Annotation
The RNA shown here (Bacterial RNase P class A) has 408 nucleotides and comes from Nakamurella silvestris. Its Rfam family is "Bacterial RNase P class A". Gene Ontology terms of the family: tRNA processing, ribonuclease P activity and dimeric ribonuclease P complex. It was read from a public genome assembly, where an Rfam model found it. NCBI's taxonomy places the organism under Bacteria, Actinomycetota, Actinomycetes, Nakamurellaceae, Nakamurella.
RNA sequence: UGAGUCGGCCGGGCAACCGCGUCAGCGACGCCAACGCGUCGGUGUCGAGGAAAGUCCGGGCUCCACAGGGCAGGGUGGUUGUUAACGGCAACCCGGGGUGACCCGCGGGACAGUGCCACAGAGAACAGACCGCCUGGCAUCGCAAGGUGACCAGGUAAGGGUGAAACGGUGGUGUAAGAGACCACCAGCGCCGCAGGUGACUGCGGCGGCUAGGUAAACCCCACCCGGAGCAAGGUCGAGAAGCAUCGGCGUGAGCCGAUGUGCGCAGAUGUUCGAGGGCGGCCCGCCCGAGUCUGCGGGUAGACCGCUGGAGCCUGCCGGCGACGGCAGGCGGAGAUGGAUGGUUGCCGAACGGGACCGCCGAGAGGCACCCGGGAACAGGACCCGGCUUACAGGCCGGCUCAUCCA
Numbered sequence: 001u002g003a004g005u006c007g008g009c010c011g012g013g014c015a016a017c018c019g020c021g022u023c024a025g026c027g028a029c030g031c032c033a034a035c036g037c038g039u040c041g042g043u044g045u046c047g048a049g050g051a052a053a054g055u056c057c058g059g060g061c062u063c064c065a066c067a068g069g070g071c072a073g074g075g076u077g078g079u080u081g082u083u084a085a086c087g088g089c090a091a092c093c094c095g096g097g098g099u100g101a102c103c104c105g106c107g108g109g110a111c112a113g114u115g116c117c118a119c120a121g122a123g124a125a126c127a128g129a130c131c132g133c134c135u136g137g138c139a140u141c142g143c144a145a146g147g148u149g150a151c152c153a154g155g156u157a158a159g160g161g162u163g164a165a166a167c168g169g170u171g172g173u174g175u176a177a178g179a180g181a182c183c184a185c186c187a188g189c190g191c192c193g194c195a196g197g198u199g200a201c202u203g204c205g206g207c208g209g210c211u212a213g214g215u216a217a218a219c220c221c222c223a224c225c226c227g228g229a230g231c232a233a234g235g236u237c238g239a240g241a242a243g244c245a246u247c248g249g250c251g252u253g254a255g256c257c258g259a260u261g262u263g264c265g266c267a268g269a270u271g272u273u274c275g276a277g278g279g280c281g282g283c284c285c286g287c288c289c290g291a292g293u294c295u296g297c298g299g300g301u302a303g304a305c306c307g308c309u310g311g312a313g314c315c316u317g318c319c320g321g322c323g324a325c326g327g328c329a330g331g332c333g334g335a336g337a338u339g340g341a342u343g344g345u346u347g348c349c350g351a352a353c354g355g356g357a358c359c360g361c362c363g364a365g366a367g368g369c370a371c372c373c374g375g376g377a378a379c380a381g382g383a384c385c386c387g388g389c390u391u392a393c394a395g396g397c398c399g400g401c402u403c404a405u406c407c408a
Base pairs, nucleotide, nucleotide: 001404002403003402004401005400006399007398008397009396010395012349013348014347015346016345017344018343020047021046023044024043026041027040028039029038030037031036049379053390054389056388057387058386059385060384061230062229063228064227068285069284070283071282073226074225075224076223077222078092079091080090081089082088093107094105095104096103097102108221109220113219114218115215116214117213130160131159132156133155134154135153136152137151138149139148140147141146168186169185170184171183172182173181187211189208190207191206192205193204194203195202196201234306235305236304237303243262244261245260246259247258248257249256250255264298265297266296267295268294269293270292277289278288279287313332314331315330316329317328318327319326320325353374354373355372356371360369361368362367
């Protein structure tokens, strides 16, 4: 200098003017049956993201349930840590890819069982004889040894071929020809021992038989885990209609008015301890609550507020740890809307990129910097909150490591 690989950060900036929303406070008004709300003016403070996206996981929080057993269903799948938890993250192990830095993994089980492996091939799981090799018979040539030929019988799987893959590999002994039939070395598998490691595993040594294909991201088996619903969760205040009850007042009386409390009307079915209905991931058993429940028609209300932002929060420093992360100390207070706010205009600066110019500066060198004009940078916006994962993203900056080349 170039190429690669891993990690982190930014994501236009500044100024002016006009315009929005929260909170605090001052002033003036308006609305309502009520709770309470709204408008205008002035001042001050604050006002979107690294993904706010997807809704894929895990939780906090809220409400319901919790007495147990079984079946079914779902999730995860190397080990050890970390975390509130996770299917997350960190480190490591094994396997694969890469010269390497590094990257990838639906990583338990194929001797529990079932299924599949097209085509080709003799044969694709305890398989198999196409071309071959050997022996014998038959025919023929030859004095003989032996040769040749079609067929038949037997032996063989070492050689060749098919295929992604063919029942270990190399070398020998042996054989009629062969074959782990036997031997040496090696790979794989099983068992035993030693050493290292928290562990998954790794290394070494010995013995044995001769070798038990692949596929579970096929069904399946094994191990571990799993209440439900969700902020439209859930609460508070106010109002409310017909009826009923109580009290007070008025009235000769029928009744009327007001206050308080309760609280829709009609019809039907069914149930009240011989139990309807409910116990909200499904089913069964069992257990618990229980006097109402369900259907149709009609009436009233739809308002205001809380939940709503102080969190497993953020920042800085120190300590422990390979690391994820943890501990200690100090500091900060950062949208909270509800038809739903943060926008518009102008000016300057401004990356990539395009064009030009120059031997101006630095350096030992390879090389780098500097000047002028144009140009004008993405994906994209909350709605209870948080930890992750996945996806989108123009351009720029910083750092570690690997390889190649060049210079000293």